[in-house]
Source information: Transfer RNA from an uncultured bacterium, 71 nucleotides, folded computationally.
RNA sequence: CGGGAUAUAGUAUAACGGUAGUACGCGCCCAUGGGGUGGGUGUAGCCCCGGUUCAAUUCCGGGUAUCCCGA
Numbered sequence: 001c002g003g004g005a006u007a008u009a010g011u012a013u014a015a016c017g018g019u020a021g022u023a024c025g026c027g028c029c030c031a032u033g034g035g036g037u038g039g040g041u042g043u044a045g046c047c048c049c050g051g052u053u054c055a056a057u058u059c060c061g062g063g064u065a066u067c068c069c070g071a
Base pairs, nucleotide, nucleotide: 001070002069003068004067005066006065007064010024011023012022013021018054025043026042027041028040029039030038031037047063048062049061050060051059
């Protein structure tokens, strides 16, 4: 320098263009004499800027970061 992949909650990971889920974590409550553990409930997220569309996490363009391949 060229090509490709990935970017979603504190962490990990899903999501035909139509309410963004799940697990762990964390807060509160219940069970126990207490802990472990189990149950209930809550918490918090689509990398950035544009475009297309009635509607974008999703499609398109540009950027940023990380990884892979080539030179």
Record summary
The sequence was found in a public genome assembly. Rfam family: tRNA. Gene Ontology term of the family: triplet codon-amino acid adaptor activity. It is annotated as a transfer RNA.